[in-house]
Context: one part of a larger RNA
This record gives sequence, structure tokens and C1' cells, in this order.
RNA sequence: AGCGACGGGUGGAUGCCUUGGGGCCAGGAGCCGAAGAAGGGCGCGGCGCACAGCGAAAUGCCCGGGGGAGCAGCGAGCAUGCUUGGAUCCCGGGGUCCCCGAAUGCGGCAACGCCCCCACCGUGAUGGGUGGGGAUCCUUUAUGGAAGGGAACCGAGGGAACUGAAACAUCUUAGUACCUCGAGGAAGAGAAAUCAACCGAGAUCCCGCCAGUAGCGGCGAGCGAACGCGGGACAGCCCAAACCCUCUCAGUGCCAAGCUUACCGGCGUUGCUGGGAGGGGGUUGUGGGAGCUUUCCGAGUUGGCGGUAACCAGCUCACCCAGUCAGAAACCGGUCACUUACGCGAAGCGCGCUGGAAAGCGCCGCCAGAGCGGGUGAUAGCCCCGUAGCGAACGGGUGACCGGCUGGGGAGAGAUUUCCCAAGUACCCCGGGACACGAGAAACCCUGGGGGAAUCUGGGGGGACCACCCUCCAAGGCUAAAUACUCCUGGCCACCGAUAGCGAACCAGUACCGUGAGGGAAAGGUGAAAAGCACCCCGGGAGGGGAGUGAAAUAGAACCUGAAACCCGUCGUUU
Repeated sequence: AGCGACGGGUGGAUGCCUUGGGGCCAGGAGCCGAAGAAGGGCGCGGCGCACAGCGAAAUGCCCGGGGGAGCAGCGAGCAUGCUUGGAUCCCGGGGUCCCCGAAUGCGGCAACGCCCCCACCGUGAUGGGUGGGGAUCCUUUAUGGAAGGGAACCGAGGGAACUGAAACAUCUUAGUACCUCGAGGAAGAGAAAUCAACCGAGAUCCCGCCAGUAGCGGCGAGCGAACGCGGGACAGCCCAAACCCUCUCAGUGCCAAGCUUACCGGCGUUGCUGGGAGGGGGUUGUGGGAGCUUUCCGAGUUGGCGGUAACCAGCUCACCCAGUCAGAAACCGGUCACUUACGCGAAGCGCGCUGGAAAGCGCCGCCAGAGCGGGUGAUAGCCCCGUAGCGAACGGGUGACCGGCUGGGGAGAGAUUUCCCAAGUACCCCGGGACACGAGAAACCCUGGGGGAAUCUGGGGGGACCACCCUCCAAGGCUAAAUACUCCUGGCCACCGAUAGCGAACCAGUACCGUGAGGGAAAGGUGAAAAGCACCCCGGGAGGGGAGUGAAAUAGAACCUGAAACCCGUCGUUU
């Protein structure tokens, strides 16, 4: 020195554990902000560095409710206090809330500097202090609005490449990633110019089928419907126009027209045409509406030049209908339910054995609308917390219903003569885009350029186009729910168990790296209980030896288990 056995050191694998993470389901909630947000800076404690909480009223203030013996976060300790005159704690409401930040008086290298006005305090006066106000834009001008923020979800405007095609250009990746704008708790879509097929359906959205079908496709790679069916959820409405009235502007018009009708009287820029504004009316595809004719229907009142009658119109009441989540719109009260703290809640302080410890084993009982789960010195229905079940509200929130309140209200028939029914639109051509559909036989949808209609004897569609037939009314608008996503609470898991699971079980988006955008860790476990080793010895200490605690100290904090590499010692053996 090698090898072997054993003992130890080092090291931190493995096993066990879980406070954390992943996922699914259900319920609830879903915007915040100039009344200053999100996010921060700096402070506030007797002793506090951080974290958490709070804001110069600073570890907290006030009120209401719950709760019932301890309390002053983490976090021990010292000190000092609070508390049955009900503290700490929990819920609700309120008060305070420095500075920065959209940041908004002006400036600025955020958390800082400086200015003006008003009121008050203070000074002999100036300086000073406290409170309030002072940005910009918009509008319907008033108790007005906007701005800025928001993980994911949503709509829109732009929009790749790697890649795949075993190369590559059409194509694919993909309208994805990404950028921008905008909105909301959802968004978008939505009440047929839709489908269908000669039968019929009846807004939109989402799911399961249809179906990897029909198709599209350098007919390559690949892309990929619809009709129809089954479900979820259900809701339908308002305008434009014709016509009437009022106001207004312009033109025209001077004894005519007109002033509701009949008669008498009277008036005389009242009329007509066109433009604009407001009110009524009206909203459809078995075409609808206006206008015209006609039938029926409460009361009162006012007006329509005067009188009488009729008629028409307005208003009020009664009656009826409806409603604030679309269709007009705000709020108040009551009842109930759920919720935002909680409370009650059965049955062995059983006996014996092992053990450090009983919940284990043996024996004997009991409860159960509760034998889910967790804890307790090992494995507990009956020890503790709970669980099933039951119950509660001052205030706050949500919802339903009722009432107040608010809004609205003629109904029907006939004829088809007149008028209206959304224009640079439909439609056509050219160029693009989007439709599962790549120009194709290429319809339908959108539109940059050019041309350019009609009003029901009108127009769109039914995949070139034409006819017949069927179907539907574009060129205005609104609309809940079912859907997407997240947070909270609860439940669950042939999910992980510390190199796993979120990057993060631990003070992590931290330390650290980078000028910056940005990148981004490592790090869990004494014991049932600190009982965390009084005292003695060696040592300057670290550390160790006794003693003691403990079931165990080779569980002593570099602490459960403690593998291997590696190191040391003892013994054996080989050279």
C1' cells in the first nucleotide's frame, strides 16, 4: 500500500411525515377610480430589524351585534398594564387615513421643491402655522362626465415566422403568437330580405350527434362544413316614412280662400306652397300602415270666433293593463328566504394486560338523523374539536313577493281609388377579403373603384344562369338567460410528497445576476412534552468527559431515519 471483516467519521440518498402545491365539482361573488384607485414610499410599538396590522386620531378611535375568561400579532422574555362595570377575539356600520402615484396649482431625477387666492391662528411687523381652493378636455351647464388600473375571459383594427409538406413557392403553421384600441362582469350575437323542399320549421347563444360525412386541396401535406335530430336556456320590442296638430323660417296671396258641421251674425295675412323642430300616429309579409266609409263604447271638465245642437280634440277621475334587467324612469316601505359573526348538539373520567404513554389486545356496556374528518404520549363512534340534525339577527348584502310610486289604454268591420313602407342603397362590372369552399360551374356575405333602380303590378333568396314554384322583406336601433374566465367558500381525488408538487411548503418573484428590458435560486422534520443538560472536570474558546432529563441523547438543537462515494481506526491476509 491492496483486499476482507468490524467499528467510527463524513455525506444526506432512502423510508416515513406534511404546513404547500396540482386538478375537478358545487354554491356565492365579479369591476375599482377625482368622495383620489391599483400599486408604493415613509412612518406608528416601553424594549422592534424584518413580516403582518395600522396612518400624525398611526399595533389603533366610536357605535351596534356576537362571545364569555382570559388578553396586550408573529414571539419567547423583561417591564407595565387591560379584563365579569364583559376585555382580547369575530361580524356589520362609521371616523381617521402623512407623502407619491391618473396625480390634477407650477415644477420634478416618484414619494421632493416652489407659487397664487380665501378664511382663521400667531407676531410690534415680516417670516411662520392650520383649513379650503387653484390641471386639462367634453357636454344636454350641474350636486354633470372623462382620465388611470384590472390575472384570465371578450369584441375590434393590424398581423408573423420557425414548422408541416420528409426540399420548396400555392398551401400549412394561423387569423395562432405578438402589437394597438375598446367594453364588461361577462363580452359578442340576436327576433329572418333565415332555413327548408312542394312537407314544414320559426330570434340568438352553448352542448351532444350528424361527421372526419359532403366537400375543399401543388386533389399533396392537410383543411373540413351544413341540413336535420337530441338537449340546456328561453323574450320579445322600439323607431324612419305616409297622415294630423303646434311652433318657426322663406316664397306667394289683398274682399277670395279660410275660421269643424247646420242656421244667423261676425272676423279678415287668418290661407296656400316649401324647409326645419316638437307632439300624436305607425312598425308588417296569411303584406303592413296612412287616408276613406261604417258599427259599438263610463263620468266630469276645458277648448275649437259668438249663440243653439251635434261632432272633434285635450285634461282629470273611475276602470283595466304594465313596469324600472331590453321595450320611459327614479326611489321608499313591509314580509319572507338566503347570506355576512355564531350557538345547541347523543353515548365509557369502564375494568384488566403490554407499554414511557392505550386510542392496541381481552372482557363488559352505551349512542347513532351523528361510525365524514382532525387531534389527544401507538390504531378512539362514546376524551377534545367536530359531524347528522336544529336554531338565531342590531346592522350590511342579495333575491322573491306585496304596497306606495311611475307609465300606458278605445275595439271591430268594409272597399282596394289615393299616399307611405329606410339611396349613392339594392343591383351590375373591376380589384380584394371572408365564407370548410385555394377563381373554381362559385352562389351567399363584406367593400376600395366605376355605373346606378324600384315602393307591393315593388324587392331579396332557394350554390352559375333562365322559367315555374316556394320562401322572406335589406339598406335604423335595443334586448335577460343558457356560454367564457377568475376569485372566495365548501367538498372531493387509482394527483405530488421537498431534485416531486406552483418559480416559491421556509419572510420568494426574495437573495443574487443584468445599464436595461429581463433572468431568477437554494433552503422542511429534536422530543409526547423543552423536561433544550442544574452542578463538577479539561480547555482561552470551540468542543468534550461525568452527572442529570427522557422510552430513547449514536433524539443534544450542524438534532427522525441516516444508504453510497470518500476518510480514519482495529483485526486478518497478500506483496